SAM riboswitch aptamer (S box leader) from a Flavobacteriales bacterium, 104 nucleotides, folded computationally.
Lineage of the source: Bacteria > Pseudomonadati > Bacteroidota > Flavobacteriia > Flavobacteriales.
The coordinates come from a structure-prediction model, not an experiment, and the mean pLDDT is 84.

[in-house]
Order: sequence, then C1' cells, then structure tokens
RNA sequence: UACUUAUUAAGAAAGACGGAGGGAUUUGGCCCUACGAUGUCUUGGCAACCACUCCUUAAUUGGAACAGGUGCUAAAUCCAACCCUGCAAAGGGCAAAAUAAGAU
Repeated sequence: UACUUAUUAAGAAAGACGGAGGGAUUUGGCCCUACGAUGUCUUGGCAACCACUCCUUAAUUGGAACAGGUGCUAAAUCCAACCCUGCAAAGGGCAAAAUAAGAU
C1' cells in the first nucleotide's frame, strides 16, 4: 500500500501536557466538549489476532495461560445512506473503515 483471509452488539481509566473543536471521509441525525473534549505522553487496565508454554483432538480440533509482537481502553465500527424482506416497526446483506496475520 492497491491484494488475501478473519473479526468488529462483549471488555477495559487515572495523571501530566495542551487549549478548540471532536466523534475516519461526504450528507443527515445523534452525541462528547472550557466541570477542558479530540490529541500527545506516562502509568494502569482490557482482550487474546500472532508467537511462546500446557492439556486435548484424526486435525492450528477445542481449551487454558500469557511475562513477548500488535491492538484497544464514550456511545454497535455511535446510527443511517446502496440492495433485499416488510404496511410499519424492524431485520438481513453489500460497500467503506479499523485491527490482526499474510502477500507484494
């Protein structure tokens, strides 16, 4: 980073810096924010994708654990938009995005 696969309704906050908008992009909604948000750093925590270890299985099959590599730590990926079902409410799918492991 164009590609591939998997996952995305669970879970997890304090301090310091900083000082205006922020929640990926566009539109609409909704929400957060000078009682200081978003962001950065530190410490803690959550989780279990990869690695390691252990048990198990015909089998990376299932489970446990986690000190390593990542990731995450307001709201379903905050919700909707496109398609399908539906009188509606609502439900399902795609796309996009994020993360991981690959690939280039």